[in-house]
Context: one part of a larger RNA
RNA sequence: CUGGGCGUAAAGCGCGCGUAGGCGGCUUGAUAAGUUGGGGGUGAAAUCCCGGGGCUUAACCCCGGAACUGCCCUCAAAACUGUCGUGCUAGAGACAUGGAGAGGUGAGUAGAAUUCCUAGUGUAGAGGUGAAAUUCGUAGAUAUUAGGAAGAAUACCAGUGGCGAAGGCGGCUCACUGGCCAUGUACUGACGCUGAGGUGCGAAAGCGUGGGGAGCGAACAGGAUUAGAUACCCUGGUAGUCCACGCCGUAAACGAUGAAUGCUAGAUGUUGGGCAGCUUGCUGUUCAGUGUCGCAGCUAACGCAUUAAGCAUUCCGCCUGGGGAGUACGGUCGCAAGAUUAAAACUC
Numbered sequence: 001c002u003g004g005g006c007g008u009a010a011a012g013c014g015c016g017c018g019u020a021g022g023c024g025g026c027u028u029g030a031u032a033a034g035u036u037g038g039g040g041g042u043g044a045a046a047u048c049c050c051g052g053g054g055c056u057u058a059a060c061c062c063c064g065g066a067a068c069u070g071c072c073c074u075c076a077a078a079a080c081u082g083u084c085g086u087g088c089u090a091g092a093g094a095c096a097u098g099g100a101g102a103g104g105u106g107a108g109u110a111g112a113a114u115u116c117c118u119a120g121u122g123u124a125g126a127g128g129u130g131a132a133a134u135u136c137g138u139a140g141a142u143a144u145u146a147g148g149a150a151g152a153a154u155a156c157c158a159g160u161g162g163c164g165a166a167g168g169c170g171g172c173u174c175a176c177u178g179g180c181c182a183u184g185u186a187c188u189g190a191c192g193c194u195g196a197g198g199u200g201c202g203a204a205a206g207c208g209u210g211g212g213g214a215g216c217g218a219a220c221a222g223g224a225u226u227a228g229a230u231a232c233c234c235u236g237g238u239a240g241u242c243c244a245c246g247c248c249g250u251a252a253a254c255g256a257u258g259a260a261u262g263c264u265a266g267a268u269g270u271u272g273g274g275c276a277g278c279u280u281g282c283u284g285u286u287c288a289g290u291g292u293c294g295c296a297g298c299u300a301a302c303g304c305a306u307u308a309a310g311c312a313u314u315c316c317g318c319c320u321g322g323g324g325a326g327u328a329c330g331g332u333c334g335c336a337a338g339a340u341u342a343a344a345a346c347u348c
Stems, first nucleotide, its partner, number of pairs: 004319003007302002012316001014201004021194003025088002028085004033081002035077008049065006091191001092188002094185006103177007110154001114150008125136002162169002206247006215241002220236004258315006266293013297304002321348003330341004
């Protein structure tokens, strides 16, 4: 390189935006770069192949042919691709009117609960467990009532419900703001898809500076358990968890399933719209999501099945036996932790 693959066997970048590049709707005209056909030139000799011949044979050598799949010139064709134009509206966008939503950012605010503080009532226990103990309590605990403070999270609603590209997002109100859906249109007219590099976002943990610290709680201490118990259980408890700003850039970042477009039986839930009908809350139908089952088809099987893992096209990423190893070295990035790129010897 050819060929084969990527849900679970090795393999889809965590996710966007987007540069180069690759690919690209219908119609018609021109062109002739690609493409196709004819002709010509060249493609040294040797080698290779075929047919003969010479050394006793062979290797080897000689003669002839074919070939040298290429390049150049020229004539012609015009379907397809390209290029330059014309026209179009089914892709894409635009406009208008509506709609749903934990989408994002900032500010404010509410009520339960928890802990602590103060005061009252009240007295000997309370906690905790399989059972206990550490622990708290006569300096008045636990319980209960009233008041106050603080921080964090928002019961019910709540739903294989919704929104977001992914990570993710959940009390309420306001401000700013992104996307999506439906319907309509007399607008633009292919403006599209993908996307190496690049760039942005990116849970948790962790790091830096400054705040905050109720509950929970790595580390740590103690009590139990046990042969031991550096654990599981219990009592405490620091970092952290929270906020602001700046880093980190990884996860079973999962649907273990890249993005886009078209086509290919249905049935039944559910979310948001539209249309029609009537008995006004149901039926039918049509878009856009989200589930379950299931035909054809696919699959090694499991299973997937209009939200494909089916049938096709375009573009990107990735895989090539196990271990060594996602390691070493080098490079890049980072304050560090480390991340990323990424071997070999050896061994089975």
The part of an RNA shown here (small-subunit ribosomal RNA, central domain) has 348 nucleotides and comes from an uncultured prokaryote. Its mean pLDDT, the model's own confidence on a scale to 100, is 89.